[in-house]
RNA sequence: CUGUGCGGGAGAGUCCCUUCGGGGGCGCCGAAGGAGCAACCUCCCCGGAAUCUCUCAGGCCCACGAACCGCACGGGA
Numbered sequence: 001c002u003g004u005g006c007g008g009g010a011g012a013g014u015c016c017c018u019u020c021g022g023g024g025g026c027g028c029c030g031a032a033g034g035a036g037c038a039a040c041c042u043c044c045c046c047g048g049a050a051u052c053u054c055u056c057a058g059g060c061c062c063a064c065g066a067a068c069c070g071c072a073c074g075g076g077a
Base pairs, nucleotide, nucleotide: 001075002074003073004072005071006070007069008068013026015025016024017023018022027060028059029058033056034054035053036052040048041047
């Protein structure tokens, strides 16, 4: 640095129309992913780079998922 397992883990319409298989409309969220600026690493160049910004994707009852954190086990440098 990375993989797996377990635990914790937010936000936003369970709105309107409809031929109810489904489709359409408007509003919204960001913490899968992606993109942009750039704090910062670092005195300079190169390089890296966010929880900031954008919403292409994704999501807006619940569930699933979920950045990030903790523990355990493995792999690589």

The RNA shown here (Glycine riboswitch aptamer) has 77 nucleotides and comes from a soil metagenome. The coordinates come from a structure-prediction model, not an experiment, and the mean pLDDT is 79.